[in-house]
RNA sequence: UUCGAACAAAGGCAAAACUGUUGAAAAACAGUGACGCAAAACUAUAGGGACUACGGCAUGAAUUUGCUAAGUCAGCCAGUUGCUCGG
Numbered sequence: 001u002u003c004g005a006a007c008a009a010a011g012g013c014a015a016a017a018c019u020g021u022u023g024a025a026a027a028a029c030a031g032u033g034a035c036g037c038a039a040a041a042c043u044a045u046a047g048g049g050a051c052u053a054c055g056g057c058a059u060g061a062a063u064u065u066g067c068u069a070a071g072u073c074a075g076c077c078a079g080u081u082g083c084u085c086g087g
Stems, first nucleotide, its partner, number of pairs: 002087004012037002017032006035075001041080003047077002049073003055068004
């Protein structure tokens, strides 16, 4: 440097659910809690994909319907960086 994740070692993170708070929502934060994770570390207009639609545009009889993200998700793929052991 590169490939791999068996054997260890030191550890790390924390799903769902519940409670509280924020938000129009998606969702986020904190506490409890562990489903799991070799990157479940970091990166969100300026890689892809997904979710929501306050507001805006159009539509409509409507408390309607559709579209729209620089809003949200990285524990969807991806990019970047990294511990240990082994080849």